This is a predicted structure of a 76-nucleotide RNA (transfer RNA) from a bacterium. Model confidence (mean pLDDT): 81 of 100.

C1' cells in the first nucleotide's frame, strides 16, 4: 500500500424484493412471593457509523472517508 468481512436500542445481534426498524438481555412501572433474589405483565429507549449520490421512496443500491477484524505484498 492492496484486497475482503464488520458498524443497527446501553450490550449481543435479526432485518426477506428497496415500501411505517425488530427480538433476547439490561433498564422503569406494576403483580406475586420463597423478599439483597426468583417469576409474570406492561413500557421506555434508535441521527441504522460519518458525508454525498440514485430514487416517488434507502438500514437496504453507488461514491468517498472513519474505525474494528482477518488475508496478503513490498521496504529495512
Nucleotide at each position: 500500500g492492496c484486497c475482503c468481512g464488520c458498524u443497527u436500542a446501553g450490550c449481543u445481534c435479526a432485518g426477506u424484493u428497496g415500501g411505517u426498524a425488530g427480538a433476547g438481555c439490561a433498564g422503569a412501572a406494576g403483580a406475586c412471593u420463597c423478599u439483597u433474589a426468583a417469576u409474570c405483565u406492561u413500557u421506555u429507549g434508535g441521527u441504522c457509523g460519518c458525508a454525498g449520490g440514485u430514487u416517488c421512496g434507502a438500514g437496504u443500491c453507488c461514491u468517498g472517508c472513519a474505525g474494528c477484524g482477518g488475508g496478503u505484498a513490498c521496504c529495512a